Small-subunit ribosomal RNA, 5' domain from a metagenome, 546 nucleotides, folded computationally. The RNAcentral record of the full RNA draws on SILVA. The coordinates come from a structure-prediction model, not an experiment, and the mean pLDDT is 82.
[in-house]
Context: one part of a larger RNA
């Protein structure tokens, strides 16, 4: 001198971007943070309005409405979001391999969807329990479940050719042989065929299902190289090293297990302790370098402590499930409930870090044909001078150079054009009024075109046009127009480094101080007062890195 997720003093006008729990991965009250499909199923309500009957108590019927809630199924719940314990590790950086591998949903391209069967929840009754949750008995439906069929360029054997390759092998081709699949839902139409109204076992669009090739999105696995301190750690290892059966996985492999050999790492630093999330970066630095990983953004871990498996394309399964443990609530004492390192909020500890706020209008997910619903990610707003920027607190004349103040060698000198006065201006703050863009989808109605068909139903992709919807923020940004110098300065410092001086006070006291060092009676170093220097809504001090 530069920087900061800063903190403390004193100080405080506005806006804009930013950015704010660094200690206690310490405990957590309350609310929200992952729901969605009725176009996969069965059942199926209420309020309230309208009619009718009425003993005026009420009952029926329709609209509400195939709406709720709840129940079987689908997907999604593995994203996204927070956190930094653990990790010195193929965790992560970069660069490769997979002739060792998986992939839901997406798009491509090619075949296919025949026929049946048995449940079981909701429901209804019975019962246990303080609850939380349950048991037993009967009824039902599916895109819930389970068998046949049919299938191949799919997988596995056998034989036999090419070709490439990097030990094991890979590809491509042919032969024979075994295996292994589905569901449906919703709209349109009458060419065909059956009743001839129009419907349908028909045709047909669209959602979807089953099965294979490809791709894309993702993921496992492996290897080369870097990746912090410690020889006041010098030896480490028995699933340990190799091997061979077998197991197991999507996939190789001591990943597991029999058994068999005695390997294997190490001073080029094993083994041990001890800090640490890595990385793009970020900070300083002419640059090497050093320091540092907050915010963003990529990867890895976690998810009260250990531990385990499950489901499923995919699990560290934060807001799943079990078992142990600590803990904290309820309880009829038999037994249950919970896990804010999601968003705000609370307590504790600390020198320190925010609203239990508005919105799904916008950008992205998840569901769903689609209206649409979810969405504390997102967008906003709100609180902090924490940061960086930007603006303002006036502007011009104005010497009897007033008055007061300080000094004085008593003439003067400074404060000092500063004030006062006079003349203007009008940002920002206030008040009035106006007023964008962030909005393009959607949905409906016309028209045109492309596909698909028996079709000029219907659907589909695109494209013009007209209408109706939607905006949290927001009294926005931003313009005019009122009014008024009116509401808006301050911290440090002045012996020397290092810019800026004198008077009085005090007398080695009181107290300054970052080094050197002031201070014991003339202190430019200590208070205090005039007066100057700096910066400036901020400005000194701590503290941590260059």
């Nucleotide at each position: 001198g530069a920087a900061c997720g800063a903190a403390c003093g004193c100080u405080g006008g506005c806006g804009g971007c930013g950015u704010g729990g660094a200690u206690u991965a310490g405990g957590c009250a309350u609310g929200c943070a992952a729901g969605u499909c009725g176009a996969a199923c069965g059942a199926g309500g209420a309020a309230g309005u309208c009619c009718c009957c009425u003993u005026c108590g009420g009952g029926g019927g329709g609209c509400g409405a195939g709406u709720a809630a709840a129940g079987u199924g689908g997907c999604g719940a593995a994203u996204g979001g927070g956190u930094g314990a653990g990790u010195a590790a193929c965790g992560g950086g970069u660069g490769g391999g997979u002739a060792a591998u998986c992939a839901a949903c997406c798009c491509u391209c090619g075949a296919g969807c025949g026929g049946g069967g048995g449940a079981u929840a909701a429901c209804a009754u019975c019962u246990g329990g303080a609850a939380a949750c349950g048991g037993g008995u009967g009824c039902u439906a599916a895109u819930a479940c389970c068998g046949c069929a049919u299938a191949a360029c799919a997988u596995c054997c056998u034989u036999c050719u090419g070709u490439g390759g990097c030990a094991u092998c890979g590809c491509a081709g042919a032969u024979g042989g075994a295996u292994c699949g589905a569901a449906g839902g919703u709209g349109g139409c009458c060419u065909c065929u059956g009743c001839u109204u129009g419907c349908a076992a028909g045709c047909u669009g669209c959602c979807g299902c089953u099965u294979g090739a490809g791709g894309a999105c993702g993921a496992g696995c492996c290897c080369g190289c870097c990746u912090g301190c410690u020889a006041u750690u010098a030896g480490c290892u028995u699933g340990u090293u190799g091997g061979u059966g077998g197991g197991g996985u999507a996939a190789c492999g001591g990943c597991c297990u029999a058994c068999c050999a005695a390997g294997g790492c190490u001073a080029u630093g094993a083994u041990g302790g001890c800090u640490a999330g890595c990385c793009g970066g970020c900070c300083u630095g002419a640059g090497a370098g050093g320091g540092u990983g907050g915010c963003c953004g990529g990867c890895c871990a976690c998810a009260c402590u250990g531990g385990g498996a499950u489901u499923g394309a995919g699990a560290u399964a934060c807001g799943g499930c079990c078992c142990a443990g600590a803990c904290u609530c309820c309880u009829a004492c038999g037994g249950g409930a919970g896990g804010c390192a999601g968003c705000a909020g609370u307590c504790u500890a600390g020198a320190g870090g925010c609203u239990u706020c508005c919105g799904c209008a916008a950008u992205g997910g998840g569901g769903g044909a689609a209206a649409c619903c979810c969405u504390g990610a997102c967008g906003g707003a709100g609180c902090g001078a924490c940061g960086c920027c930007g603006c303002g607190u006036g502007u011009g004349c104005g010497a009897u150079g007033a008055a007061g103040g300080c000094c004085u060698u008593c003439g003067g000198g400074u404060u000092g054009u500063a004030a006062a006065g006079c003349a203007c201006u009008g940002u920002c703050a206030g008040g009035u009024g106006g007023g964008a863009a962030g909005a393009g989808a959607c949905g409906u109605c016309c028209g045109g075109c492309u596909g698909u068909u028996a079709a000029u139903a219907g659907c589909u992709a695109c494209c013009g046009g007209g209408c109706g919807c939607c905006g949290a923020c927001g009294u926005u940004a931003c313009c005019a127009c009122c009014a008024g110098a009116g509401g808006a300065a301050a911290c440090c410092c002045c012996g020397g480094c290092c810019a800026a001086c004198u008077c009085c006070g005090u007398g080695c006291c009181a107290g300054c101080a970052g080094c050197c060092g002031c201070g014991g009676u003339a202190a430019u170093a200590c208070g205090g007062g005039g007066g100057g220097g700096g910066u400036a809504a901020g400005u000194g001090u701590u503290g941590u890195u260059c």

Its Rfam family is "Bacterial small subunit ribosomal RNA".